[in-house]
């Protein structure tokens, strides 16, 4: 200095954070499918069966190498025939072909990628070598010979072809000559290298040895040919570094490894071979297995790296599978040869022939990939002197949107906006300037015309000849590209999407169906998620959709993670390789850093200018760019190497110290058991209760004696020691380790430490032998239990202890790997010094090293850590990489075994997982309240009788309500109506609403009223008779007439109409939690966040009511209050109330009660608590009033309503019937069972209330119900209206009754169109069941409960024993919060958010997938060993063009292993699968805390022992620390 460069979203959860995986959005492909397609250009197309392959082309060419043979033409000279002439010979020339010999090519070039993990390939270096053709140089090309194909004859054979005998040329073969700077072999000098010997190369000199070929030309010449040496340009070979997975491949290797000599090659070389040695590789991975050509370069990407190797370019390899040589400059040869195998095809069956991985092109395979075209015109190759000849290499063209690029389907106007279509609140919107319609162009298309460049060179002639001039001639592509001219918007758009991720939305349709889906999820009647349709978005000749690569993923992290508790620290520890590794010099230069030159192929990338195809894709040119690789030199701060010091690290002396460090011995008391002996009796023991058990054969219980084994109270602690696992009674021995303190000594001697390998390692389990008090799996019983293979309880066997061995695992934990070194503090305590002081000490100050809290600052997802780090930072080593499958299969190793160490996969799944937040739940803790309990008082559940409901019947028994929060509930009235049900008749613009046509009336009709027939149960269908009928305008005396407005009818047309669905579409309204005290905001503060604080302490309250303090200050809805009745009084005010009043009453307004006053308590306060006063005292009582929000509560049959559905019916009317229907069960309620009562007589006090289609009163009848019968009231007036219960006086005497009143009979009354189904009252009869009610359950705290009657609404009447309200009379009881219900606050723990009526294990039963295990079977492949062998090559002999034998040797055979695949009766486990079956093990203290290791047991989760871990709740002490 210049240049480039990094984007996230979706999904775990109620919601956060964080981990973590899974999915998308980019860009690419030799593709492929799907729906669509106007043109063009420039690329690219068998990726799979290296599988077969018809047919045709893909390597010849030279006649100036040769013979020769045919053809033609000249020319000459024969023969026959009749003369011209024909016909046939031969000889010479000239052309033209060209089978054979000969050269030269065939090894290039083209194709393919199957083996190959290898010096194959890249690169970088090297040499013991080799090159035909080409170039340059140097010297030569002398003489002879002998055959051979070709052609003739003959033979054999279907063919292929073969084989004999004869002739013959040569640039074809062979022999002699000569030959140099070639080749061997000898001498002699020099020169490099070596310690020398010695080797090499030069130079010279001597002996020996090997060469040729000629053709054209009249000639000059030219093309050749032999030796040689150079060159160019291409080949063998060597090497170093680099190149994929597997360690569940860890031990490979006999020509291996090295040497001598030979042999072999062009050459080096165990390449081969003899002898001689025992070497050679490997943890930096031999070796075995799999997979794969490799590079440039291409795709991704910010980069670094992942991935890939089409097409074009270098290399290697291969040419049906496999082996072998020949020929040659060059092969072990794609279109050559020999041989074996398969394989196809010919055949006279005897024998042959073949090789498209060349171009095309065919079968087959496959999702899939082109034309059996034109040319040698270019460019390149082969032969030729050279025309020219050949090339399926090329150069085109053809097919395919496969791919990149480019143009086109027109362009301007053109309405507040046709028209169809879609929506729609029905107003209107959108499609939408779109189109029609008006003007304009003419790229493309059609038609016609003209028409390239690509060519250069060859040949001829000429000439001033390394060149020029002049002519001739040479295009497949193509009549193509490209101009021009007519014509006429003409011939040209489509995929994919629309739920978020992701631009874009609505209706209709289906109804968990049918379908979609990348991921997450959509669809169960109102789907922006299916499928249509409008519409919109996005890309456009394409668009999607699959498959793969990279990215996003920092999700393998080198750049660039991590590991307390998410997945991850090895159970410790010593220690060899290896990694790192203290100061101080001074050398070197291997890392390091610079600077130069090399090389880093072309093409391809990029960059700057440039140029050609209009332009761009594409193509070309100049210029420049990177790592990396090799060479030279420079520097020396860090690292290495070398040496020499050094003392801070490590060691080591010396002195002091603490300790359950270890082993080993011997000795101790207390418990327990047991033996024995004493006193003693009936019980002991155990448990929630019990019981199995012991005990009269004398137990427990006591008291001596003695025997046994096992563990060590207190001290004791937060403490003390080891590496860890561990370790505790006292003395003794023996050992090992650590601190502090001095100061001497060695002098870097350190730190880690994979692996192989050693050591230690709790419990538990093994094996052999002791021991066995106590405990105690298994086991045997006793209880619990639905059952209890468990917890309890009684026995009790291994085991637990020594000794000798293995075994090697734990929540072997701090879940926290070791060292080093740094960064505030404060306290506590072990051990040790040092200072002060002291007589000595202790307290104090300080240091070192160990064990602990509490915190800064940093860290952390947060919890939380925090100088004993999880903080900064440095070495090292272990380990992780989604969740299940699985620590499992297989395979090794380790072990007696149990089993440990290593350790996948297919399968499946979107999440699995951490700490955190809110809430809910807890057989969790606290605190508190409530007609929850408790203490009482009446009750319900027994009866009988209403009602409601359920079931059952039925034609129909209409419909909802269904734990609490349905069941005397919707119903404040079910004979008809209601009414919604069923039966059965009738009506189709309908009973009711609103417009529109059209017709008719309006001095009048089929209309309206009234009456009458008829049919008919009505409804409804018909006919008749009387009667009434409006206003305005114009004419007109007037009647009237004409139009209109209003009305009625009739017919149609739109619509009415549904208690018809769907409260889970919904308004509205209502129930519950609960009259529970609680829900929340706004600023402000913590916290990354969800949240939180505020509204957690305390204290009080009925109350988030106050108070006090306080990161919090304030506020809302909720509580209270303010409203309305009631309790005292005042004051007004006085009918209809009282009855003359000091106003009872009513009405209306106001007065008091607020902890206001006093002690006392509470730290104060708030408030309690007592008290005075006062009608009421601490909210006086009661009553409206119900807060955020829960139950997808309830209600579409109150009403409203959106979608659905019916439309001569699911709609509307009428008879009649049902909703009352009874075996049965349940709710709610009435009456009772009596004596606190019944009956019967007297007689006494209420409020609330209603009343005109009403309430009714005197009087009168009738036993009554009621009847006559109407005073009075539209109400403090009259009416209803009689209050019961209580009081009194008789009776009656515990009884199925003078209880009780059910059912039934009968005669009556009232309502009412109607009284049977089906109302209600009254009399007389008649007198059921019931003698206080099991489990259970309910209401009620004072004017309540009980208990008593009265009104009232709805109502014709009534089921009313029910609702709703009114007074009378009027108790009893609260110790108190352990339990039950339920509610509220805070704390906890949680794997639960659908919230415990929760998640959620495990066996067994079905389905269904992988996958292991199997007696084995089949296949492939490889490895050894054996036989037994083809061409070929090699070697020996020999009768030598052969022939014999021998090595080798493809391949075939035999046995024996090893890998892989496939297959198998069966077994065993595993994953998945809306509603199988048993328990209920986890998560709350999960109801027995829970997990790891063991071992044993058990349907099954599981239990039980042993040891360990908090990853346990609650409680309560002890310690510590913090705050004051």
């Nucleotide at each position: 200095u210049u240049c480039u460069u990094g984007a996230g979203a979706g999904u775990u959860u109620g919601a956060u954070c964080c981990u973590g995986g899974c999915u998308c959005a980019g860009g690419g492909u030799g593709a492929a499918c799907g729906c669509u397609c106007g043109c063009g250009g420039u690329g690219u197309g068998g990726a799979u069966a290296a599988g077969g392959c018809a047919u045709g082309c893909a390597a010849g060419u030279c006649g100036u190498a040769c013979g020769g043979u045919u053809c033609u033409g000249a020319a000459g000279u024969g023969g026959a025939c009749u003369u011209u002439g024909u016909c046939u010979g031969c000889u010479u020339c000239a052309g033209a072909a060209u089978a054979g010999u000969g050269g030269c090519g065939a090894a290039c070039g083209g194709g393919g990628u199957a083996g190959u993990a290898a010096c194959g390939c890249g690169u970088a270096u090297c040499u013991a070598c080799c090159u035909a053709c080409c170039u340059c140089u140097u010297a030569g090309u002398c003489g002879a010979g002998a055959a051979u194909a070709a052609c003739u004859c003959a033979u054999c054979g279907a063919a292929a072809g073969a084989u004999g005998a004869g002739c013959u040329a040569a640039u074809a073969c062979u022999c002699g000559a000569u030959g140099g700077u070639c080749u061997c072999a000898g001498u002699u000098a020099u020169u490099u290298u070596u310690g020398u010997u010695a080797a090499a190369a030069u130079a010279a000199c001597u002996g020996a040895g090997u060469a040729a070929a000629g053709c054209c030309g009249c000639a000059a010449g030219g093309c050749g040919c032999u030796a040689a040496g150079a060159g160019a340009a291409g080949g063998g070979g060597a090497u170093g570094c680099g190149u994929c997975c597997g360690a569940u491949c860890a031990g490979c290797u006999a020509g291996u490894u090295g040497g001598u000599g030979a042999g072999g090659u062009a050459a080096u070389g165990g390449c081969u071979c003899a002898c001689c040695a025992a070497g050679g590789c490997u943890a930096a991975g031999a070796c075995c297995g799999g997979u794969a050509g490799g590079g440039g370069g291409c795709c991704u990407g910010a980069g670094a790296g992942g991935g890939u190797g089409u097409u074009c370019c270098c290399c290697a390899c291969c040419a049906a599978g496999g082996g072998u040589a020949c020929u040659g400059a060059g092969a072990c040869a794609c279109g050559g040869a020999c041989c074996c195998u398969a394989c196809u095809c010919c055949u006279a069956c005897g024998g042959g022939a073949g090789g498209c991985a060349g171009c095309a092109g065919c079968c087959a395979u496959g999702a899939a990939u082109a034309u059996u075209c034109g040319g040698c015109a270019a460019u390149g190759g082969g032969c030729g002197a050279a025309a020219g000849c050949c090339u399926g290499a090329c150069c085109g063209a053809g097919c395919g949107a496969c791919a990149c690029c480019g143009c086109g389907u027109g362009c301007c106007g053109g309405a507040a906006g046709a028209a169809g279509c879609c929506c729609u609140u029905c107003g209107g919107g959108g499609u939408g300037u779109a189109a029609a319609c008006g003007g304009c162009u003419u790229u493309u298309c059609u038609g016609g015309g003209a028409g390239a460049g690509g060519a250069a060179g060859u040949c001829c002639c000429g000439u001033u000849u390394u060149g020029c001039g002049g002519g001739a001639u040479u295009g497949a592509c193509a009549g193509u590209a490209u101009c021009c001219c007519a014509g006429g918007a003409a011939u040209a758009a489509g995929g994919g999407a629309c739920g978020a991720c992701c631009a874009a939305c609505u209706u209709c349709g289906u109804g968990c169906c049918a379908g979609c889906a990348g991921u997450c999820g959509c669809g169960g009647u109102a789907a922006g998620a299916c499928g249509a349709a409008g519409g919109u978005c996005c890309c456009a000749a394409g668009c999607g959709u699959u498959a793969c690569c990279c990215g996003g993923a920092u999700u393998u992290a080198c750049u660039g993670g991590g590991u307390g508790u998410a997945a991850a620290g090895g159970g410790a520890g010593a220690g060899a390789a290896g990694g790192c590794g203290g100061u101080g010099u001074u050398u070197u230069a291997a890392g390091u850093u610079c600077u130069u030159c090399c090389u880093u192929a072309a093409a391809g990338a990029c960059u700057a200018c440039g140029a050609g195809c209009c332009c761009a894709a594409c193509u070309c040119g100049u210029a420049g760019u990177a790592a990396g690789g090799g060479a030279a030199g420079a520097a020396u701060a860090c690292u290495g190497a070398a040496a020499c010091a050094c003392u801070a690290g490590a060691g080591a002396u010396u002195g002091c110290a603490a300790g359950g460090g270890g082993c080993c011995a011997a000795c101790a008391g207390a418990a327990c058991g047991g033996u024995c002996g004493g006193u003693g009796u009936a019980g002991g023991g155990g448990u929630g209760a019990a019981a199995u058990c012991c005990g009269a054969a004398g137990a427990u219980a006591u008291c001596g004696a003695c025997c046994g084994g096992a563990a060590u109270g207190c001290c004791a602690a937060a403490g003390g020691c080891g590496a860890a696992g561990g370790c505790a009674g006292u003395u003794g021995g023996c050992u090992a380790g650590u601190g502090c303190a001095a100061u001497u000594c060695u002098g870097a001697c350190g730190c880690u430490g994979a692996u192989c390998u050693c050591u230690c390692g709790a419990a538990a389990g093994c094996u052999a032998g002791g021991g066995g008090c106590g405990c105690g799996a298994a086991c045997c019983g006793g209880a619990u239990u639905a059952g209890a293979g468990a917890c309890c309880c009684g026995g009790g066997u291994a085991g637990u202890c020594c000794u000798a061995g293995c075994u090697g695992u734990a929540a072997a934990c701090g879940a926290u790997g070791g060292g080093u070194g740094c960064u505030a503090a404060c306290u506590u305590u072990g051990g040790g010094g040092a200072g002060u002081u002291u007589c000595g000490a202790c307290c104090c100050u300080c240091u070192c090293c160990g064990a602990g809290g509490u915190a800064a600052a940093g860290c952390u997802a947060a919890c939380g850590c925090g100088u004993u780090a999880a903080g900064c930072a440095c070495c090292c080593c272990a380990c992780c990489u989604g969740g299940g499958g699985a620590g499992u299969a297989c395979g090794g190793c380790c072990g007696c075994a149990a089993g440990g160490c290593u350790g996948a996969a297919a399968c499946u799944c979107a999440a699995a997982g951490g700490a955190a937040u809110a809430g809910g739940c807890g057989g969790a803790a606290g605190c508190c309240c409530g007609a929850a309990c408790a203490a009482g008082c009446a009750g319900u559940g027994g009866a009988c009788c209403a009602u409601g409901u359920u079931g059952c019947u039925u034609a129909a028994u209409g419909c909802g309500a269904g734990a609490g929060u349905g069941a005397g509930c919707g119903c404040a009235g079910u004979a008809c109506c209601u009414u919604a049900c069923c039966c059965a008749g009738g009506c189709u613009u309908g009973a009711c609403a609103u417009g529109c046509u059209u017709g008719u009336c309006u001095u009048a009709a089929u209309g309206c009223u009234u009456c009458u027939u008829u049919c008919g149960a009505a409804a409804g269908a018909a006919a008749g008779a009387a009667g009434a009928a409006u206003c305005c305008u114009a004419c007109g005396c007037a009647a009237g007439u004409a139009g209109g407005a209003g009305g009625g009818c009739a017919a149609g047309c739109a619509c009415a109409g549904g208690u018809g669905u769907u409260g889970c579409a919904u308004g509205g309204c209502c129930g519950u939690c609960g009259u529970c005290a609680g829900c929340u905001c706004g600023u402000g503060g913590u916290g990354u966040g969800a949240a939180u604080c505020g509204u957690a302490a305390c204290c009080u309250u009925a109350a988030g009511u106050g108070g006090c303090a306080c990161a919090a200050c304030g506020a809302g809805c909720g509580c209270a209050a303010c409203c309305c009745c009631u309790a005292u009084c005042c004051u007004g005010u006085g009918u209809u109330a009282c009855a003359u009043g000091u106003g009872u009453c009513a009405c209306a307004g106001g007065a008091g009660a607020c902890u206001g006053c006093c002690g006392g308590g509470u730290a104060u306060a708030a408030c309690c608590u007592g008290g005075a006063g006062g009608a009421a005292g601490g909210c006086g009582g009661g009553g409206a009033u119900g807060a955020c929000g829960u139950c997808a509560g309830g209600u579409c049959u109150g009403c409203a309503u959106g979608g659905c559905c019916c439309u001569u019916a699911u709609g509307c009317c009428u008879g009649g019937g049902g909703a009352u229907g009874c075996a049965a069960a349940c709710a709610u309620g009435g009456u009772a069972c009596a004596a606190u009562g019944g009956u019967a007589g007297c007689u006494a006090c209420a409020a609330c209330g209603a009343g005109a289609a009403g309430c009714a009163a005197a009087g009168g009848c009738g036993u009554g119900a009621g009847c006559c019968g109407g005073a009075g009231c539209a109400a403090a007036u009259c009416u209803c209206u009689a209050a019961a219960a209580a009081g009194c006086u008789a009776c009656c005497c515990c009884a199925g009754u003078u209880c009780g009143g059910a059912u039934u009979g009968a005669a009556g009354g009232c309502u009412g169109c109607a009284a049977c189904u089906c109302g209600c009252c009254u009399u007389c009869a008649u007198g059921a069941a019931g003698c206080u009610g099991g489990a259970a359950u309910u209401g009620c705290u004072a004017g309540u409960a009980a208990u008593c009657g009265c009104g009232g609404g709805u109502c014709a009447g009534c089921u009313a024993c029910a609702c709703c309200g009114c007074g009378g009379u009027g108790a009893a009881u609260a110790c108190g919060u352990u339990c039950u219900c339920g509610g509220g606050c805070u704390u906890u723990g949680c794997a639960c958010u659908c919230a415990c009526u929760g998640c959620c294990c495990g066996u067994c039963a079905g389905g269904u997938c992988a996958g292991g295990a199997g007696a084995g079977u089949u296949g492939u492949u490889c490895u050894u060993a054996c036989c037994u062998a083809g061409a070929g090559u090699c070697c020996u002999a020999c009768u030598a063009u052969g022939u014999a034998g021998g090595a080798u040797g493809a391949g075939g055979g035999u046995a024996a292993g090893g890998g892989c695949a496939a297959u198998g009766a069966u077994c065993a486990g595993g994953g998945c699968u809306a509603a199988g079956u048993c328990g209920u093990a986890a998560c709350a203290a999960g109801g027995u805390a829970u997990c790891g290791c063991u071992a044993c047991u058990g349907g099954a989760a599981g239990g039980u022992g042993g040891c360990g871990a908090u990853g346990g709740a609650c409680u309560a002490a002890u310690u510590c620390u913090u705050u004051u």
The RNA shown here (small-subunit ribosomal RNA) has 1524 nucleotides and comes from a Minisyncoccota bacterium. The coordinates come from a structure-prediction model, not an experiment, and the mean pLDDT is 83. It matches the Rfam family "Bacterial small subunit ribosomal RNA".